This is a predicted structure of a 74-nucleotide RNA (transfer RNA) from Bauldia litoralis.
The sequence was found in a public genome assembly.
Its Rfam family is "tRNA". Rfam classes the family as a transfer RNA.
Model confidence (mean pLDDT): 81 of 100.
RNA sequence: GGGCCCGUAGCUCAGGUGGUUAGAGCGCACGCCUGAUAAGCGUGAGGUCGGACGUUCAAGUCGUCCCGGGCCCA
Numbered sequence: 001g002g003g004c005c006c007g008u009a010g011c012u013c014a015g016g017u018g019g020u021u022a023g024a025g026c027g028c029a030c031g032c033c034u035g036a037u038a039a040g041c042g043u044g045a046g047g048u049c050g051g052a053c054g055u056u057c058a059a060g061u062c063g064u065c066c067c068g069g070g071c072c073c074a
Base pairs, nucleotide, nucleotide: 001073002072003071004070005069006068007067010026011025012024013023019057028044029043030042031041032040050066051065052064053063054062
């Protein structure tokens, strides 16, 4: 230098045919239970979907550029 893949909650990830409210597990907070703790149960908070621009009535999803990470080739 060239090619491919990935980037979504604090962490690990789903969401891929563009449209219903952006979700799961773990973690966190509060409550229930207990003599108390753990476990268990319930409720809740937490996201500008890496950034910008574009396409579209509508973008996490499509396009271009940039940033970060990984693999391959040279």